The RNA shown here (small-subunit ribosomal RNA) has 1440 nucleotides and comes from uncultured Erythrobacter sp. Its Rfam family is "Bacterial small subunit ribosomal RNA". Gene Ontology terms of the family: ribosome and structural constituent of ribosome. The RNAcentral record of the sequence draws on ENA and Greengenes. The organism belongs to Erythrobacter, within Bacteria. Model confidence (mean pLDDT): 86 of 100.
RNA sequence: AGAGUUUGAUCAUGGCUCAGAUUGAACGCUGGCGGCAUGCCUAACACAUGCAAGUCGAACGAACCCUUCGGGGUUAGUGGCGCACGGGUGCGUAACGCGUGGGAACCUGCCUUUAGGUUCGGAAUAACAGUGAGAAAUUACUGCUAAUACCGAAUAAUGUCUUCGGACCAAAGAUUUAUCGCCUUUAGACGGGCCCGCGUUGGAUUAGCUAGUUGGUGGGGUAAAGGCCUACCAAGGCGACGAUCCAUAGCUGGUCUGAGAGGAUGAUCAGCCACACUGGGACUGAGACACGGCCCAGACUCCUACGGGAGGCAGCAGUGGGGAAUUUUGGACAAUGGGCGCAAGCCUGAUCCAGCCAUGCCGCGUGAGUGAUGAAGGCCUUAGGGUCGUAAAGCUCUUUCGCCAGGGAUGAUAAUGACAGUACCUGGUAAAGAAACCCCGGCUAACUCCGUGCCAGCAGCCGCGGUAAUACGGAGGGGGUUAGCGUUGUUCGGAAUUACUGGGCGUAAAGCGCACGUAGGCGGAUUGGAAAGUUGGGGGUGAAAUCCCAGGGCUCAACCCUGGAACUGCCUCCAAAACUACCAGUCUAGAGUUCGAGAGAGGUGAGUGGAAUUCCGAGUGUAGAGGUGAAAUUCGUAGAUAUUCGCAAGAACACCGGUGGCGAAGGCGGCCAACUGGUCCGACACUGACGCUGAGGCGCGAAAGCGUGGGGAGCAAACAGGAUUAGAUACCCUGGUAGUCCACGCCGUAAACGAUGAAUGCCAGCCGUUGGGGGGCUUGCCUCUCAGUGGCGCAGCUAACGCUUUGAGCAUUCCGCCUGGGGAGUACGGUCGCAAGAUUAAAACUCAAAGGAAUUGACGGGGGCCCGCACAAGCGGUGGAGCAUGUGGUUUAAUUCGAAGCAACGCGCAGAACCUUACCAUCCUUUGACAUGGCGUGUUACGUGGAGAGAUCCACGGUCUCCUUCGGGAGCGCGCACACAGGUGCUGCAUGGCUGUCGUCAGCUCGUGUCGUGAGAUGUUGGGUUAAGUCCCGCAACGAGCGCAACCCACGUCCUCAGUUGCCAUCAUUCAGUUGGGCACUCUGGGGAGACUGCCGGUGAUAAGCCGCGAGGAAGGUGUGGAUGACGUCAAGUCCUCAUGGCCCUUACGGGAUGGGCUACACACGUGCUACAAUGGCGGUGACAGUGGGACGCGAACCCGCGAGGGCAAGCAAAUCUCCAAAAGCCGUCUCAGUUCGGAUUGCACUCUGCAACUCGAGUGCAUGAAGGCGGAAUCGCUAGUAAUCGUGGAUCAGCAUGCCGCGGUGAAUACGUUCCCGGGUCUUGUACACACCGCCCGUCACACCAUGGGAGUGGGCUUUACCAGAAGUAGUUAGCCUAACCGCAAGGAGGGCGAUUACCACGGUAGGGUUCAUGACUGGGGUGAAGUCGUAACAAGGU
Repeated sequence: AGAGUUUGAUCAUGGCUCAGAUUGAACGCUGGCGGCAUGCCUAACACAUGCAAGUCGAACGAACCCUUCGGGGUUAGUGGCGCACGGGUGCGUAACGCGUGGGAACCUGCCUUUAGGUUCGGAAUAACAGUGAGAAAUUACUGCUAAUACCGAAUAAUGUCUUCGGACCAAAGAUUUAUCGCCUUUAGACGGGCCCGCGUUGGAUUAGCUAGUUGGUGGGGUAAAGGCCUACCAAGGCGACGAUCCAUAGCUGGUCUGAGAGGAUGAUCAGCCACACUGGGACUGAGACACGGCCCAGACUCCUACGGGAGGCAGCAGUGGGGAAUUUUGGACAAUGGGCGCAAGCCUGAUCCAGCCAUGCCGCGUGAGUGAUGAAGGCCUUAGGGUCGUAAAGCUCUUUCGCCAGGGAUGAUAAUGACAGUACCUGGUAAAGAAACCCCGGCUAACUCCGUGCCAGCAGCCGCGGUAAUACGGAGGGGGUUAGCGUUGUUCGGAAUUACUGGGCGUAAAGCGCACGUAGGCGGAUUGGAAAGUUGGGGGUGAAAUCCCAGGGCUCAACCCUGGAACUGCCUCCAAAACUACCAGUCUAGAGUUCGAGAGAGGUGAGUGGAAUUCCGAGUGUAGAGGUGAAAUUCGUAGAUAUUCGCAAGAACACCGGUGGCGAAGGCGGCCAACUGGUCCGACACUGACGCUGAGGCGCGAAAGCGUGGGGAGCAAACAGGAUUAGAUACCCUGGUAGUCCACGCCGUAAACGAUGAAUGCCAGCCGUUGGGGGGCUUGCCUCUCAGUGGCGCAGCUAACGCUUUGAGCAUUCCGCCUGGGGAGUACGGUCGCAAGAUUAAAACUCAAAGGAAUUGACGGGGGCCCGCACAAGCGGUGGAGCAUGUGGUUUAAUUCGAAGCAACGCGCAGAACCUUACCAUCCUUUGACAUGGCGUGUUACGUGGAGAGAUCCACGGUCUCCUUCGGGAGCGCGCACACAGGUGCUGCAUGGCUGUCGUCAGCUCGUGUCGUGAGAUGUUGGGUUAAGUCCCGCAACGAGCGCAACCCACGUCCUCAGUUGCCAUCAUUCAGUUGGGCACUCUGGGGAGACUGCCGGUGAUAAGCCGCGAGGAAGGUGUGGAUGACGUCAAGUCCUCAUGGCCCUUACGGGAUGGGCUACACACGUGCUACAAUGGCGGUGACAGUGGGACGCGAACCCGCGAGGGCAAGCAAAUCUCCAAAAGCCGUCUCAGUUCGGAUUGCACUCUGCAACUCGAGUGCAUGAAGGCGGAAUCGCUAGUAAUCGUGGAUCAGCAUGCCGCGGUGAAUACGUUCCCGGGUCUUGUACACACCGCCCGUCACACCAUGGGAGUGGGCUUUACCAGAAGUAGUUAGCCUAACCGCAAGGAGGGCGAUUACCACGGUAGGGUUCAUGACUGGGGUGAAGUCGUAACAAGGU
């Protein structure tokens, strides 16, 4: 410090996720030791048992015990002090509760200190005794008694009060000579009470709250100020700087995280607060409204003799319960501290220790060295090896921890040690007792095999798994951490993803529709003052602990101690005066006023005009009109449409008209006048900051809609009809009502858009245009300037697109708004509205994306240009018939397998009777039909015969070959055992190779440079041209490569060389180029020439090129044909040509054999052949080719046969012989018919090949003579020696071609042209597509699940109002009763108590309201789900 994830790729936006740290944790697996810490986060739920607050005999009487007779001890009770501390918990509390800093009107036991005092009396009472009540707790009466208990009197200040005269107030003794006490008082210390400034969670879907409320006066009350309380008076007080209400919460020092700012948190330790079963109350006291006190009410538990009583672990242990989850009913007062006491001492679950738990942090160990036959074994393997791995074993050492034994502290000052025989030290013991967990696709360190086969499973995100899974499970290996490791949860970080530091708003989420304006925020120049902010310095405070730094102590560390720094804060004093605010003054540049002169669909209400539409009336006139892609509904013979004239009505204002004008926006358009708003320009003067923005607020605000009343020509939701369509509740047509118009009143929203808030200043220009003003002159031009409105563009900005003085630039001010997509601008609540609805505005749940800009492609029922037998123009076919052939289907034991739109289907197959053959049935075989290696053998080789369907088996004959150094070796055959052979078995979606296709289309790329953040672009685009990315020109490109073309082959012309088997002009010769002769010609096959837009003219940019019944030439613009197939696409085809990974079979899925099948046949399709006839059939005639083939061959001539063919046989390894006859042609005949067309089918008889023609060959002769009369929708080929037509050869092959590959003969028609169909190229455009339109994608319905709204209601919680009620208690009152101290001689009084009563008030009750939670028949929409249904709304002009 970042990374993964949206895309084919890119940049940016934006969310989700991860790596880090943390924890009072929990869970899973595992677990040796020690130190230091921590340990009910949940039920402030209920608690058995024990302990947690006592002490003092030096206050007192009494009882008992002991006694050395001096005294001592124990103790219930009275009395004193303590019990308000210490300990626990976090319910409540949003508060002066806490934090921080101040303040004045207070109290303070014990302690320190000051000054004094401590005199005289009195009356009771517990204990105790007696008599009672009661189960108990407890308690009544009578009697006795003490005090440091209680009371009175005296004294009385430097005390308190005061009207300054005065008035008032105390005490206690104990014990024995020294103290301790007691009372009053001064000052302090300590502790506490009260008040104030500032800070302290969320919600406005909580906006108003408040009657003791705010203030005053008198009185009361308190330790003390105060509505704290009361009477009266006044009507205040709080609140958008958030009152009130609701929800949540103890606060802080700190803790965790973070670079920091912040964010989260408030366990342990420390400070404060609150509470003590729930609620209320006071008493005592220095202090409490009191955790282990009291009274009352309530709930609960316990005891009970049923009459009554007792209790409060949120003290320490412990129990139940709750929960994912949290310890011992331990020891000691030795230390530290607390209470009481003169003290000894007693008490102390505070505390110190121990126990439990890997809960955390820290430390240590589980051994060290050596050891290569790199052991065994595991795993992998290319079979060689690699790896675990110096790891182990072995050898040599050590003993930390543990265990055993001995010694043995500090903590304690003289004594006293729970911890503890602990820490520590010493000795002994044996490598001996001590390693796990997670991960290994990327992020993220670490890879292989096997199993599994979208199953089982994994997963933090992206995502893995459908037969070769580094992602599942196991194993081996590796990586990480280590007495722990991983998972889950929490918090911060990363996240600049709430942005103060430090973000944004044209298109990604985001500018209110627009103005006016309140509060608020911000604000021109200058002078002086004061000093609030600000800055500097000083003082106080900021508890300790923590963090940080330094040093020190435990062996180190954790931990602890000491010191320092820090605690960024608050308060206060002094100083400064630049800036901001404030006060006072001045100014004119902002703003405004005035005057003059303009432009304008600015607004309002009146008036008025013509064109057009429609209706009505009348005339002319006749059969249609209207409407559409085409039609129909509709109108029309009752006279339409058309046309002419006239009348009426309503609405809108052609031309001018313009990126022209005006207005804040919405918006505004005939003309005229009236009223009226704003704005611009020019100018002297005036005011003197009067300004900008603007939360709330107020006003305006298109269309549609609503209300009332008018109006209604045209248009036109709804509706009706007609079409279209699979349907058509649409698009199109004919009608047509609200509405559109006017007046008044509502609504308040729009893609209300420049998707761009307002204001001010600054920052290059150029070209238009609107309204003013100035200058110049040549008077219609130039120029300067202000205000608008447009285009382009520099700097700058931007993710890019783009914006650019009219900013989206550079700055300032103010307002509004945003924070992933969906759910949702929805629900609920509030406000507004007549309604429709508007506004404000969530959550549950769900996804890992959604979205922006640009790029490359692909696509478009987008556009431009161009090409192709693509269409058109033609010729001939297919589709109909019969047959051939291939395919599908069906059948079958098998009908082997593959090929599947074009680009499968006369394809693999250049030829299935056996073989082929892979299929089926049956029979047989197992190291094999074939390869390599080992051992043995030389017999079974070969021939003949027999059995059998054959493979095979049996018998007989027969007995290897070559080389040799004679040892042997090699070959061949056979036998044996094992490694292995074998597989046309699967996977072409694991592959190589080969092939098809787009397409012989003109494209596909690279290097360097340049441009762009980048994907990419440029080049390759553009203007011409070409068959062509062919060439030329231009150009931030310059070059290059693979393609194109050319180079290659054939054909066409000529020359040359060579003439046999070829040829024959001339000369002889023959039946015959037969022979002589010749090589001129033809021809053959070697070599060359020739064609290049080269020449001419025109055209074009003078270029490239194009045009020319131009020349020349055999050939003219690529001369014609072939070979040649770029980068790539289709997971195209082929594992059955071959090769090959993996899987599968191994007496079989291998091998051999016989027979059968691949040839089946209701049917469908493709490709062909033959035809339907006269451009023909038949008969006759006998003319003219070329390519090729030939020895297991081609086979002449001759003979035989009607013929297929047969017999005999010459020649020829072929320019010599042969196949070999060319056929269309020509002549005659037939005369339009199922024929003298057509030949299928069938019968008989033959021929040939072959081991063999039954299934299942070809051919011949005779006979038979089917369909078929030119073929529906549709569809194919072809542009010249082509189509069409005619024959002919070859491969395969024993035989078998209508197929395939070649060859020549005869030999056309047409092309205006590129609108359309198909395919292709290129440029451009749109895109929500990228598996790329066979794409993407929307909504209803049906089914399942989930959360949620409404809902007659129902049940709880909280809260509030009114009333009733009134325990205990306090205060007031008091007539009743009681009464020791004081007064009084007495009666009696004062005072007190009880009771009664009044006020306040807890619990409780009745009625109503508010709020919140749960639940509810039914119901609404929403989300998610594999391949469901219906359509096709959107994305291309998405077909409206």